Glycine riboswitch aptamer from a soil metagenome, 88 nucleotides, folded computationally. The model forms 91% of the base pairs in the Rfam consensus. Model confidence (mean pLDDT): 77 of 100. Its Rfam family is "Glycine riboswitch aptamer". Rfam links the family to the GO term glycine biosynthetic process.
[in-house]
């Protein structure tokens, strides 16, 4: 440094609407599409110093964009810790 497993791990909508299914066909529930608003911590894009030596190119983040992703719980989750295995 990489992989697997375990533990921790933030933010932002239980908004509106449509279709389908369930339902006593009511209340409501599930699921998917669309609209508006919003979030940054999968992934991806942007750049300062600096390097190059010339305006090209390279170039970090928890900064920034929000393409992707996400906005009850669950899940996911950068990152942190531990165990085991591998590499240098």
């Nucleotide at each position: 440094c990489c992989g697997u497993c375990c533990g921790g791990g933030a933010g932002a909508g239980u908004c509106c609407u449509c279709a389908c299914g369930c339902g006593g066909c009511c209340a409501g529930c599930g699921c998917g599409g669309g609209g508006c608003g919003c979030c940054g911590a999968a992934g991806g894009g942007g750049c300062a110093a600096c390097g190059u030596u010339c305006c090209c190119c390279g170039g970090a983040a928890c900064c920034u964009c929000u393409c992707a992703g996400g906005c009850a719980c669950c899940a996911g989750g950068a990152c942190c810790g531990g165990a085991c295995g591998g590499g240098a």